A computed fold for a 594-nucleotide part of an RNA from a soil metagenome, annotated as large-subunit ribosomal RNA, domain I.
[in-house]
Context: one part of a larger RNA
RNA sequence: AGCCAACGGUGGAUGCCUUGGCGCCUGAAGCCGAAGAAGGACGUGAGCGACUGCGAUAAGCCACGGGGAGCUGUCUACCAAGCUUCGAUCCGUGGAUGUCCGAAUGGGGAAACCCGGCACCCGUCAUGGGGUGUCACUCCGACCUGAAUGUAUAGGGUCGGACGAGGGAACCGGGGGAAUUGAAACAUCUAAGUACCCCGAGGAGAGGAAAGCAACAGCGACUCCCUGAGUAGCGGCGAGCGAAAAGGGAUCAGCCUAAACCGAGCCGGUGUUAAAGCCUGGUGGCGUUGCCGGUUUGGGGUCGUGGGAUUCAAGAGACGGGGCACCAGACUCGUCACGGAGUUACAAAUCCAAUGUCUAGUGGAAGCAGUCAGGAAAGCUGCACCAUAGAGGGUAAUAGUCCCGUACACGAAAGGCAGCGGACUCCGCUUGAACACCCGAGUAGCGCCGGAUCCGGGAAAGCCGGCGUGAAUCUGCGAAGACCACUUCGUAAGGCUAAGUACUCACAGGCGACCGAUAGCGAACUAGUACCGUGAGGGAAAGGUGAAAAGUACCCCGGGAGGGGAGUGAAAUAGUACCUGAAACCGUUGGUUU
Numbered sequence: 001a002g003c004c005a006a007c008g009g010u011g012g013a014u015g016c017c018u019u020g021g022c023g024c025c026u027g028a029a030g031c032c033g034a035a036g037a038a039g040g041a042c043g044u045g046a047g048c049g050a051c052u053g054c055g056a057u058a059a060g061c062c063a064c065g066g067g068g069a070g071c072u073g074u075c076u077a078c079c080a081a082g083c084u085u086c087g088a089u090c091c092g093u094g095g096a097u098g099u100c101c102g103a104a105u106g107g108g109g110a111a112a113c114c115c116g117g118c119a120c121c122c123g124u125c126a127u128g129g130g131g132u133g134u135c136a137c138u139c140c141g142a143c144c145u146g147a148a149u150g151u152a153u154a155g156g157g158u159c160g161g162a163c164g165a166g167g168g169a170a171c172c173g174g175g176g177g178a179a180u181u182g183a184a185a186c187a188u189c190u191a192a193g194u195a196c197c198c199c200g201a202g203g204a205g206a207g208g209a210a211a212g213c214a215a216c217a218g219c220g221a222c223u224c225c226c227u228g229a230g231u232a233g234c235g236g237c238g239a240g241c242g243a244a245a246a247g248g249g250a251u252c253a254g255c256c257u258a259a260a261c262c263g264a265g266c267c268g269g270u271g272u273u274a275a276a277g278c279c280u281g282g283u284g285g286c287g288u289u290g291c292c293g294g295u296u297u298g299g300g301g302u303c304g305u306g307g308g309a310u311u312c313a314a315g316a317g318a319c320g321g322g323g324c325a326c327c328a329g330a331c332u333c334g335u336c337a338c339g340g341a342g343u344u345a346c347a348a349a350u351c352c353a354a355u356g357u358c359u360a361g362u363g364g365a366a367g368c369a370g371u372c373a374g375g376a377a378a379g380c381u382g383c384a385c386c387a388u389a390g391a392g393g394g395u396a397a398u399a400g401u402c403c404c405g406u407a408c409a410c411g412a413a414a415g416g417c418a419g420c421g422g423a424c425u426c427c428g429c430u431u432g433a434a435c436a437c438c439c440g441a442g443u444a445g446c447g448c449c450g451g452a453u454c455c456g457g458g459a460a461a462g463c464c465g466g467c468g469u470g471a472a473u474c475u476g477c478g479a480a481g482a483c484c485a486c487u488u489c490g491u492a493a494g495g496c497u498a499a500g501u502a503c504u505c506a507c508a509g510g511c512g513a514c515c516g517a518u519a520g521c522g523a524a525c526u527a528g529u530a531c532c533g534u535g536a537g538g539g540a541a542a543g544g545u546g547a548a549a550a551g552u553a554c555c556c557c558g559g560g561a562g563g564g565g566a567g568u569g570a571a572a573u574a575g576u577a578c579c580u581g582a583a584a585c586c587g588u589u590g591g592u593u594u
Base pairs, nucleotide, nucleotide: 001593002592003591004590005589006588007587008586009585015579016544017543020515021514022512023511024510025509026508027507029504030503031167032166039101040100041099042055043054044053047078049075050074051073061095062094063093064092065091066090070083071082072081106115107114108113116135117134118133119132120131121130122129137164139161140160141159142158143157144156145155171202172200173199174198175197176196182189186236212219213218223250224249225248226247233241234240254496255495256494257440261299262298263297264296265295266294267293268292269291270290277286278285279329280328281327282326283325284324304474306439307438308437310434311433312432313431314430315429317336318335319334320333321332322331338428339427340426341425342424350423351422352421355418356417357416358415359414361410362409363408367383368382369381370380372379384401385400386390392404393403394402445469446468447467448466449465450464451463455481476491477490478489479488480487531538532537551578554565555564556563557562
């Protein structure tokens, strides 16, 4: 030195465990913000730091409920000082306080800082200083002013407004918009209107009450699901892409305007003999009233078996009022009755309130024994009991009956949500005839060029956009996949609209042929921490004594570290480098070989 055996060291695999994750489901909830959010900085405890909570009233203050004996959060002991059956700590609801930054908004700024104006108050002999409130911009409304320019307008100012601004995991709508890849290469095509960027909305969003489908029969807003169907189609007819109607379901809800016509206000024009006008007829009276155009506003009106306006006719409760005067008629307004409807659209505000539910909680059955083995009983043995409860967890091993619970039953002063009903509020004409006034214009259509639809320009309709051109008003206009005829369907160029649908940051509950510390979230632990980077950003490692600290008093060696006794414990080769403790690697002892 090699090999073998035993015993160690080192190391932290494996096994077992789980405080943490992952996935899914159900319920509930779904916006927050100038009344200052989301997110932070800095503080805050008697005692150092971090986390949590809170905000100079600072691990807290007040009120009302719950609860009932201890409490002053965690790492985290100890000590100090206190609170508490006159009900503390703790839990829920409502309120108060809430520094500084941050949309950040008095001005500035290198975020958490600096410097101000005004009003009132405090303080100083006075200045400096301190406190409270207020002071950004835009938009909307009202009012006051007010240029070029006479009226005016632009502009300026004051007051009022929980109007906006910023944030939000995914979901939604819109504006932009790739490439890898596939086509076994590649260019049309595909990937894909995907990823990504921007804007906007909200608990959903979008869409939505037919200028729709369909096919000689009919349907009747929209959305979502199944099916139709990998069909019809599109396609270097390659790779691939890929509908719709009908049918079956979920849920259901319909409305408001523009115009014609009437009234009123304002502006401009015309107009002075008095015609026209003042509801109609007769008499009297008035008259810058009237007429035309524009604009604002109230009524009216909203449809496709076309609808409406206007005029005439007929019908439909009661009472009271109105116009320049009187008589008659018609019209119109108000109140009541009757009928209908309603807070998400169709107008809008509030109150009472049955009931249900959420935000704390409450009750809740039934087992003992042992010369059993064991450190420990829930194991074993024996004899019992409950069960609308034998889900689960804990207790020194495996407990229906020990503890927490579980089945089941019950509960709210306060706040939220839903909501029967009642107050309350709003609305109320129909038919026929005539007439030909209205029925959404730089629109529809067309030309050129694009886009999206199953449709790649095709026979290419329909839809959307840019540029150009440019109609008609119901005897109108659009569509039915070039185009024409007939037939049928619809009524564009204004708007609103719940439910069914999508998603899950956060809340509660449940489940898992999901993981078990190199796994599972990056993070079971001071984790988006330490650390790296100028920055955008990147981003870890790290769990386990024991049933209980009972965490080794005392003695000995040693400067200490560490160890030997003693003691605790079932166990100390379980000793805070702590369960188990593999291998590599390093030794000690013995054997053996040279």
RNAcentral holds the full RNA, with entries from MGnify.